Predicted 3D model of an 83-nucleotide RNA (Glycine riboswitch aptamer) from Megamonas sp. UBA1799. Its Rfam family is "Glycine riboswitch aptamer". Rfam links the family to the GO term glycine biosynthetic process. The organism belongs to Megamonas, within Bacteria. It was read from a public genome assembly, where an Rfam model found it. The model forms 86% of the base pairs in the Rfam consensus. The prediction has a mean pLDDT of 80.

[in-house]
RNA sequence: UUGAUGGGCAGGGGAGAGACUGCAAAAGCAGCGUCGAAGGGGUAAUUGCAAAAACUCUCAGACAAAAGGACCUUGUCCGGACG
Numbered sequence: 001u002u003g004a005u006g007g008g009c010a011g012g013g014g015a016g017a018g019a020c021u022g023c024a025a026a027a028g029c030a031g032c033g034u035c036g037a038a039g040g041g042g043u044a045a046u047u048g049c050a051a052a053a054a055c056u057c058u059c060a061g062a063c064a065a066a067a068g069g070a071c072c073u074u075g076u077c078c079g080g081a082c083g
Stems, first nucleotide, its partner, number of pairs: 006078008018032001020031004033063003039059001040057003046051001
């Protein structure tokens, strides 16, 4: 069960921080300075088997726009109580 939790796809919303300096305009490389909401790492009570985050770190990523973007929401599909 007139279909929960969960998952796939599509649409909408979606923050933060240098349009810094140099090479050579963007992408790229190097330097210094930042952000925390892709991802990743760390961490309590409790438990004594294991195990968390929107906290924390900043490896990766990002710092005009674009792209990306946790999370929320709408539709549809899978699934079938594993909540």